[in-house]
RNA sequence: AACUAACGCUGGCGGCGCGUCUUAAACAUGCAAGUCGAGCGGUAAGGCCCGCAAGGGUACACGAGCGGCAAACGGGUGAGUAACACGUAGGUAAUCUUCCCUUCAGUGGGGGACAACCUGCCGAAAGGCAGGCUAAUACCCCAUAUUUCCAGUCCUUCCACGGUGGGAUUGUAGAAAGCAGCAAUGCGCUGAGGGAUGAGCCUGCGGCUGAUUAGCUUGUUGGCGGGGUAACGGCCCACCAAGGCGACGAUCAGUAGCCGGCCUGAGAGGGUGUCCGGCCACACUGGGACUGAGACACGGCCCAGACUCCUACGGGAGGCAGCAGUUAAGAAUCUUGCGCAAUGGGCGCAAGCCUGACGCAGCGACGCCGCGUGCGCGAUGAAGGCCUUCGGGUUGUAAAGCGCAAUAGACAGGGAAGAAGAAAGUGACGGUACCUGUUGAAAGCACCGGCUAACUACGUGCCAGCAGCCGCGGUAAUACGUAUGGUGCAAGCGUUGUUCGGAUUUACUGGGCGUAAAGAGUGCGCGGGCGGAUCAUUAAGUCAGGUGUGAAAACUUCGGGCUCAACCCGAAGACUGCACUUGAAACUAAUAAUCUCGAGUCUCGGAGAGGCAGGCAGAAUUCCUGGUGUAGCGGUGAAAUGCGUAGAUAUCAGGAGGAAUACCAAUGGCGAAGGCAGCCUGCUGGACGAUGACUGACGCUGAGGCACGAAAGCGUGGGGAGCAAACAGGAUUAGAUACCCUGGUAGUCCACGCCCUAAACGUUGUCGACCAGACGUCGGAGGUAUCUAUCCCUUCGGUGUCGAACCUAACGGAUUAAGUCGACCGCCUGGGGACUAUGCUCGCAAGAGUGAAACUCAAAGGAAUUGACGGGGGCCCGCACAAGCGGUGGAGCAUGUGGUUUAAUUCGAUGAUACGCGAAAAACCUUACCAGGGCUUGACAUGUACUUGACAGGUGUAGAAAUACACCCUCCGCAAGGCAAGUGCACAGGUGCUGCAUGGCUGUCGUCAGCUCGUGUCGUGAGAUGUUGGGUUAAGUCCCGCAACGAGCGCAACCCCUACUGUAUGUUGCUAACAGGUAAUGCUGAGUACUCGUACGGAACUGCCGGUGAUAAGCCGGAGGAAGGUGGGGAUGACGUCAAGUCCUCAUGGCCUUUAUGUCCUGGGCUACACACGUGCUACAAUGGCCGGUACAGAGGGUUGCCAACCCGCGAGGGGGAGCAAAUCUCAAAAAGCCGGUCUCAGUUCGGAUUGGAGUCUGCAACUCGACUCCAUGAAGCCGGAAUCGCUAGUAAUCGCGGAUCAGCAUGCCGCGGUGAAUACGUUCCCGGGCCUUGUACACACCGCCCGUCACACCACCCGAGUUGAUUGCACCCGAAGAGGCCGAGCUAACCGUAAGGAGGCAAGUUUCUAAGGUGAAAUCGGUGAGGGGGGUG
Repeated sequence: AACUAACGCUGGCGGCGCGUCUUAAACAUGCAAGUCGAGCGGUAAGGCCCGCAAGGGUACACGAGCGGCAAACGGGUGAGUAACACGUAGGUAAUCUUCCCUUCAGUGGGGGACAACCUGCCGAAAGGCAGGCUAAUACCCCAUAUUUCCAGUCCUUCCACGGUGGGAUUGUAGAAAGCAGCAAUGCGCUGAGGGAUGAGCCUGCGGCUGAUUAGCUUGUUGGCGGGGUAACGGCCCACCAAGGCGACGAUCAGUAGCCGGCCUGAGAGGGUGUCCGGCCACACUGGGACUGAGACACGGCCCAGACUCCUACGGGAGGCAGCAGUUAAGAAUCUUGCGCAAUGGGCGCAAGCCUGACGCAGCGACGCCGCGUGCGCGAUGAAGGCCUUCGGGUUGUAAAGCGCAAUAGACAGGGAAGAAGAAAGUGACGGUACCUGUUGAAAGCACCGGCUAACUACGUGCCAGCAGCCGCGGUAAUACGUAUGGUGCAAGCGUUGUUCGGAUUUACUGGGCGUAAAGAGUGCGCGGGCGGAUCAUUAAGUCAGGUGUGAAAACUUCGGGCUCAACCCGAAGACUGCACUUGAAACUAAUAAUCUCGAGUCUCGGAGAGGCAGGCAGAAUUCCUGGUGUAGCGGUGAAAUGCGUAGAUAUCAGGAGGAAUACCAAUGGCGAAGGCAGCCUGCUGGACGAUGACUGACGCUGAGGCACGAAAGCGUGGGGAGCAAACAGGAUUAGAUACCCUGGUAGUCCACGCCCUAAACGUUGUCGACCAGACGUCGGAGGUAUCUAUCCCUUCGGUGUCGAACCUAACGGAUUAAGUCGACCGCCUGGGGACUAUGCUCGCAAGAGUGAAACUCAAAGGAAUUGACGGGGGCCCGCACAAGCGGUGGAGCAUGUGGUUUAAUUCGAUGAUACGCGAAAAACCUUACCAGGGCUUGACAUGUACUUGACAGGUGUAGAAAUACACCCUCCGCAAGGCAAGUGCACAGGUGCUGCAUGGCUGUCGUCAGCUCGUGUCGUGAGAUGUUGGGUUAAGUCCCGCAACGAGCGCAACCCCUACUGUAUGUUGCUAACAGGUAAUGCUGAGUACUCGUACGGAACUGCCGGUGAUAAGCCGGAGGAAGGUGGGGAUGACGUCAAGUCCUCAUGGCCUUUAUGUCCUGGGCUACACACGUGCUACAAUGGCCGGUACAGAGGGUUGCCAACCCGCGAGGGGGAGCAAAUCUCAAAAAGCCGGUCUCAGUUCGGAUUGGAGUCUGCAACUCGACUCCAUGAAGCCGGAAUCGCUAGUAAUCGCGGAUCAGCAUGCCGCGGUGAAUACGUUCCCGGGCCUUGUACACACCGCCCGUCACACCACCCGAGUUGAUUGCACCCGAAGAGGCCGAGCUAACCGUAAGGAGGCAAGUUUCUAAGGUGAAAUCGGUGAGGGGGGUG
């Protein structure tokens, strides 16, 4: 795009078309083929006339009958048919043709019957029998008769050997019908010729599938002679011959009516055959003939069968695939209508009759076409709906409203054409179309994620559902459902089905085969296809002209008619075809002749693991014998099995036997491929080079066919050293039917015979031609003027590497093509199922060849790209390992977590990157949790309306408190109003949910060196390049190179602290000199030198030197310097990853809650405790504990504060009060250290848990549940399993000090200083990371992907003891009707005969053929089947 469509929702009208695709299933009822009285005898019914009636008469009429014509057309259907059935072009000299036209001739004489009718009889009926009468355009005989038929003779045409047309002539045979009319005449009849029409038969060509159908055929093929037919013919028969068809697909099987056309398509094609038209076939199924011009006959006959109906059971009747209609079937297909008015048909002289053909109407949106459902104005952008950021937007000029117009229908008034023709008459449709007037209706369906035009809200929550493909739906769904809005089409719109298109996805036009599916394992070769040069001829192909045909309709163009269109009419074109004919002769072909370049032969020559057979050789392994010799050998990652004291291994000598041939050796050579390797001999194939000679296209390819064909395997017989499936043992392992080891049998070897497959690969068929080169190598030949060798050059043949053009999806290929062409063969057409099943062929078997389908998936696959990954490679880094030091893991305690418990133990954080984390302080508060008691505009904010003038505060009572009650006191302003409270309305509130809706902030990879962009270039593209490479660095840091050149975010630097120093300044800091003073002290004057504080500068840059490197970047060493190569530390965290963490900091979308999930209060809980884990503290002691004495910091804090001196207390602390808002006062004592003493290796003078008692402090309050002090108690623990953590220098370790939080409460956290190490060979390994490269079937990216068994469910299939059907041919039996033959006792009108009788005919009988039926053995295809088998999906 289309449809003979169907289904869903919806539906106003008209025109024109179409309407059982299923079941060639069955059919009730009515109709669909009759007509003629001008063929005939006649008169049953009706009309008319006569008659009382019975009855008679009549034709303008006619039932039944005889007769003629029609019934073979028209109408239906598509079962069968793969065929001369159809289409097309021819033939018929091998034929027929009623009616019609035309021409010629004729129509004389006679005869006998049979229906109807009458009578009788049989039967239920259908119907029948017998006797009798009768007419004809019925039947018969005779006559006549041509250009008729048959037979013969002669002449002649055509054709081309088969015959045939015409003419002349002789003989034979053969006709007829009348009717109407007053008549003219008309209609008929007979014979013959021609025409027209229709039909029969024959032929060429054309159009389906299957080879898992390869052979078929006996009337078969042909001949001779007959029969038969309208006619040719094995159409039929007898005889003779043995043919005929087939790979150009016979036979068989399946499917199918064919065509004009129709649908689609740019075309070529593909699909199709409904309606209309042509042909064919069929008429319940099968067979058969009769009549006839025509049938083997839809509405005829006979027979058989199935079915239905009637029946008196004896017998009968029927055939809608005609029009309507019915039933069943089905998703599905109409009225038991009107009319012969038109067109056409039959009969008839005609009038006319008949006509379910046809013309019309009805039903159905089934299709095509047309029309309408209104048009104009109309903003306050109404109401309502929907959305909303609450402002508004949208529906939307849409509506309302105003004006205008009028279709269908209804009513009324008019009213056709179609009707042909001399005139008249004749209309089913139909009072229809159309015209006029009045009135006056009518929109749905699908879709809105992309493809694909059109988006929002709500509901739902991987549910319900959607879906053509991709795919949507798991709480913010433009994808489900609904709504608003929108888009598309519109009386339709969607869905389903089917066909073509897109699909160049079967490729003729117009594809491919190295790796995507696809080159046969290789050759030889019959058929087939294709084929070198020249000349001539022919004209099959080819080309051109002409003729015929290619029906009509359809199609295209032009024109015309219905108001337009659909539709209809006319004309032209086209119908790409076929046949005939006339030409042309280039090409192909054919024939004849010639040629040499393709192909081949001869001669000479060298190369080679080419093949077959025989012989020979040495090395090695093993075994045997003997000698020497002694304890091991062997084997492995390490071992063990095994061998060995009965003497192995090792070693020497001798012998046996089998197999294979080191070095040469190669990128080499040969062969068709498989393949071929010691040496020699024999036989033998092929290729190559050179020179000349010869043949003269002898060629190429090659379906079938034939031959060869590695290894393994099979058969028979040998052989057997080594190796070695199976097998055994030992190891390995979770297991180890493996890898490793020790053994070991088939086999490997030989001969003969099979098998016939391989990643049989260059994954690249064979042959030929052409198209740049460069460099190797093997075999030959020639040149370089003496020869030889070498080099060089040229050339032929092989074999390789790189590479231009060109090709390719890319990779790559590239004169050995995968380039450009030609010839031929083979093969492919999504993945799986399936190198399968089944059938067949081959094979001893194993198996091989050929080779599907059901079902299932939406992919499978190729090449390349970017990542990620690898028990891949290279380079490099990091407390990553190693080297060290100290810990954790064991103990007790502290703290966090899990778990458990609980009314609650609030919540979050969970590998690294949670767990002394949020929490820099849970007794109340905090607090979010639980129990109980209260409040409801609320504890808190804003607005508004009304009321009140208070509220607060104080006192008291009740209560656990919140709170309630009582009393006292009680607003401001002149006013507007303000303030406060109460009552309502809006709203507040939520640590309720979603961190997977978010912002912000944070962790981590990682302070790792990376991440990108612009322009250019390369690539079809994804992408690449830059960013890779060579060096170098802490660094994508820098240098060099480079199709790249630049740039950005990161690195570094800029910032802060610290280390040195200068300048300025000099109190509260400092004190060298001077002076004063003290028991002592910068205490004082004074000073600002020093320390220090503050501020601003300087200083370090590989700057200098040497070496190295490439003369670079840099690196190594050195000098100087406080500091040396980023000096040390901090802040600073690229693009991104982990849906990482946080809705309980805050903010925020959505959802939820609103006398509660909000809020207030009291008490409890977050502090529980069998356990498990993380992080810490204190220890286990002598480098120590205890006692006494004594020394040295830094950085901080301090007014609700730090608190001195002094007094009290053993102490925590109390009292006290000076000073200090602090370089001034204070916390404040630093500790380890040093000096002296003691303890002496012990569960201790170690260790301090736990517990008892007594206290202190904070605080409303230390019971649950604080810290500290004193006295007493004195647990575990003696250095910690597997495992694991931190640290590279002022670091680890160790020692103390301060701060935040804080009323009080650190072993935590954040800071500060004191003392102060060890080690780093190095980068193999573990972990993490960076760069390059490689492989990949991964991309959620190796925590990936993925294979097979087993278990379960479902599905289709194969086999299957069987069983049950269908179809087909064969053999035999039986054999209806019928036709032919034979026969014909019986019967018999026409002719002959005077008659008897005859001719002829009929019945009956019989026979041949034969439908249906029966029997049998088969074949093919199905259904079903216990059980078995594999496959697919989940």
Description:
This is a predicted structure of a 1434-nucleotide RNA (small-subunit ribosomal RNA) from an uncultured bacterium. The RNAcentral record of the sequence draws on ENA and SILVA.